[in-house]
Context: one part of a larger RNA
């Protein structure tokens, strides 16, 4: 010094912090939202209309939260760099033209224990094609070629297309820098380079045809342990040594393995498939699930908390908006887990009281310590009033914080040490016994070192032991 833990003890505050088994999960919440796309059902209706809503369809579910198993790597830090994409958001210019056939809902049959489904039939759109135009923009043999759009309403506006900057975000190359073993010395066939071509947004052996024998390595490859890096922390006068908890940035991973689809963005924690473990339900035919989200369970474990209240602030997703959703946030509840503050009285008070301990039996000490006496109320308890955080309204927190009055010293002290290192000494008991120790060491009848007491020393709502770092 610490994300401690253990023992003895505990009075308030404020501010921070609280799984070791990437170990298995019961229950609830944690991603929704838009009827101002769209058809439809239902319910109200003052017949104007209004209001819910499965389902199409648009955005968002790549963010924000969790965790460090992987990974010694361009993974991170840190300076370049050139062959790139980038919804929403700004700005600029240009448009938004005529059409067409579907499928869900729904309905009518049906199959299944459920999960879910099949078949016929109708039917809308900002879904789904097509044809025009081309401000632009791609290719071009400079002749031409190919490319879009979607509407909606309360009539203010919201959208849709293309293009071309610009922000933001990311991807991809490189120099340097990054633990520890040589009781690991050779490794390497897509391996290292060309040509061509595919692939990607983009460069590249990124992948594949062919050609060529390359490439790395004592200035430590390859193995092999080991770890998530980094900005910081923690220690020191510095160098420098350990170290990566909380906050930040970036990485990876989401039951283990492996795959793609969607989409600007994922190879996607709370999406999909395909295997596998494990776990439920099942009419045995077959289905369902992933807390490294918040809370909580069991297990481990020396050991780490409520199945809380709110979207009121902050700050995300939808949505014209009203408003919905947010275990992101705010906050509240347990832990003396740590930092920090404050108390637990003040003053006066000598026959140095009583009792304790010692005693050379005179006294000494505990000690102005107590009581006795005057005083205060800080925290706490009661009781009234009561906030800012919000902006006109809207406050979980919270009748908190904070102010007043009130009580009565009244509710609030312990825990190691006393041989030397080390501040701090007697007595009794014990008799190398019981015991103590960090180290030297102490006890075998006069023990300041072992148990008590009385007295001291030190730190204090802590204080010792233990572990670990320096």
């Nucleotide at each position: 010094a610490c994300g401690a833990a253990c023992g003895c003890u505990g009075g308030c505050g404020g501010c921070a912090g609280g799984c070791u088994u990437a170990c298995a999960c019961a229950u609830g919440c944690a991603a929704g939202u838009c009827g101002a796309a769209c058809g439809g059902g239902c319910u109200c209706u003052u017949c104007g209309g209004a209001g819910c809503u499965a389902g199409u369809g648009g955005c968002a579910g790549a963010c924000g939260g969790g965790u460090g198993a992987g990974u010694a790597a361009c993974g991170c830090g840190u300076g370049g760099g050139a062959a790139c994409c980038u919804a929403c958001c700004u700005a600029u210019a240009a448009g938004u033209a005529c059409g067409g056939a579907a499928c869900a809902a729904c309905u009518c049959a049906u199959g299944g224990a459920a999960a879910c489904g099949u078949g016929g039939g109708c039917u809308a759109a900002u879904a789904c094609c097509g044809u025009a135009u081309g401000u632009g923009c791609u290719c071009u043999u400079u002749g031409g070629a190919g490319u879009a759009a979607a509407g909606a309403u309360u009539u203010a506006u919201c959208g849709c297309u293309u293009a071309u900057a610009g922000a933001u975000g990311g991807g991809c190359c490189c120099g340097c820098g990054u633990u520890a073993g040589a009781u690991u010395a050779g490794c390497u066939a897509g391996u290292u380079g060309g040509u061509g071509a595919g692939g990607u947004a983009a460069u590249g052996g990124c992948u594949c045809a062919c050609c060529a024998a390359g490439g790395c390595g004592a200035c430590g490859a390859u193995c092999u342990a080991u770890a998530g890096c980094u900005g910081g922390u923690c220690u020191g006068a510095g160098a420098g040594g350990a170290u990566g908890a909380u906050c930040a940035g970036c990485c990876a991973c989401a039951c283990u393995g492996g795959g793609a689809c969607u989409g600007a963005g994922a190879c996607a924690c709370g999406g999909c498939c395909c295997a596998g473990a494990c776990u439920c339900c099942u009419a045995c035919g077959g289905g369902a699930g992933g807390c490294a989200g918040c809370a909580g369970u069991g297990a481990g474990g020396a050991a780490u908390a409520u199945u809380g209240g709110a979207c009121a602030a902050u700050g995300g997703g939808g949505g014209c908006a009203a408003c919905c959703c947010u275990g992101a946030u705010c906050c509240a509840g347990c832990c003396a887990u740590g930092c920090c503050g404050c108390g637990u009285g003040a003053g006066u008070g000598a026959u140095g009281a009583c009792g304790g301990c010692c005693u050379u039996a005179g006294g000494g000490u505990u000690g102005u310590a107590a009581a006795g006496c005057u005083c205060u109320u800080u925290c706490g308890c009661u009781a009234g009033g009561g906030a800012a955080g919000a902006u006109a309204a809207u406050g979980a927190c919270g009748g908190u914080a904070c102010c007043u009055a009130g009580u009565a010293a009244a509710g609030a002290a312990g825990c190691c040490c006393c041989g030397g290192c080390u501040a701090a000494c007697u007595u009794c008991g014990u008799g190398c016994c019981a015991g103590c120790a960090g180290c030297c060491g102490c006890g075998g009848u006069a023990a300041u070192a072992c148990g008590a007491a009385g007295g001291g020393g030190g730190c204090u709502a802590g204080c010792g032991u233990u572990g670990u770092u320096c």